The prediction has a mean pLDDT of 78. A computed fold for a 100-nucleotide RNA from Pelotomaculum sp., annotated as Bacterial small signal recognition particle RNA.
Order: sequence, then structure tokens, then C1' cells
RNA sequence: GAUUGGGUCUCGUGCGACGGAGCUUCCCGAACCGUGUCAGGUCUUGACGGAAGCAGCACUAAAGGAAAUCCUCCGGGCGCCGCGAGAGUGCCUGGUCCGA
Repeated sequence: GAUUGGGUCUCGUGCGACGGAGCUUCCCGAACCGUGUCAGGUCUUGACGGAAGCAGCACUAAAGGAAAUCCUCCGGGCGCCGCGAGAGUGCCUGGUCCGA
């Protein structure tokens, strides 16, 4: 000096981790405007009975709280992870050949 690789740069794409949300489980949770049961009392009946139904209790809804993994979605100057397309005649690095 020539040639040929790799990295760095850009874009696209895939995967993984991370963060958020959803799903799931548990807890809590309705004076009345949820359900059930309805003491007391109220109404009704000649009576037997019947009706509605407050409190209480139980079960839950919305909301809220806790939880680890699987699954789903979203995010990005996360990744010495992959693939593809480009850029460069810049930088770093390797091989081969020729010459001094």
C1' cells in the first nucleotide's frame, strides 16, 4: 500500500429482564337507596293465621388493602442478546498478500 473480516453508528424486527396495569387468591366492606333471615314493634283477621318490615346477624357489590407465580396488555438512551437492511470512505481491532 492492497484486500478481507469484526466492533462502533442508523433503522427495522425478535427474545429476555425491569417498571406499570389487568387476570387470580385472601382480607375488609352497604343505617336507607343489595340479597337472605328477620327479635321487638306495626298493619290485617272474630279467631287460626297472614302481610310488610326497622335493628341485629350472615352472604356479598362497588371501592379499598395485601400477595407470589403463570397468563394478557403497555412502556423505554435496559441488554458486551439474536437476525435483517443501510451508513461509513470516520475510529478501534484481526487475517492474508506485496513492498520499504
Record summary: Taxonomically the source falls in Pelotomaculum (Bacteria, Bacillati, Clostridia, Eubacteriales). The sequence was found by an Rfam model in a public genome assembly. It matches the Rfam family "Bacterial small signal recognition particle RNA". Rfam classes the family as a non-coding RNA gene. About the family: The signal recognition particle (SRP) is a universally conserved ribonucleoprotein involved in the co-translational targeting of proteins to membranes.